[in-house]
RNA sequence: GUUGAUAAAGGCAAAUUCGUCGAAAGGCGAAGACGCAAAGCCAUCGGUCUAAGGGUUGAUCCUACGAUUGCGAGGUUGCCGGAA
Numbered sequence: 001g002u003u004g005a006u007a008a009a010g011g012c013a014a015a016u017u018c019g020u021c022g023a024a025a026g027g028c029g030a031a032g033a034c035g036c037a038a039a040g041c042c043a044u045c046g047g048u049c050u051a052a053g054g055g056u057u058g059a060u061c062c063u064a065c066g067a068u069u070g071c072g073a074g075g076u077u078g079c080c081g082g083a084a
Stems, first nucleotide, its partner, number of pairs: 002084001004080001011036002016031006034070001040076003044073003047068003053063003
């Protein structure tokens, strides 16, 4: 350095509930743990979600400058050291 053990010390926190912000998706805080070796950080690429606003005669249709890093990839930083 790769790697991830019936290791050790720890860490994060799904669903759900309450409060709050938001048009919504969803975010934040508290409770709570499904799980996670990066489930730390980054919205760069792809996917997915929402559609206030905009398009249309009109819309239940289309559309991201919104969201998702616990969807996949990529970038970047990090704990521990058994075996190889």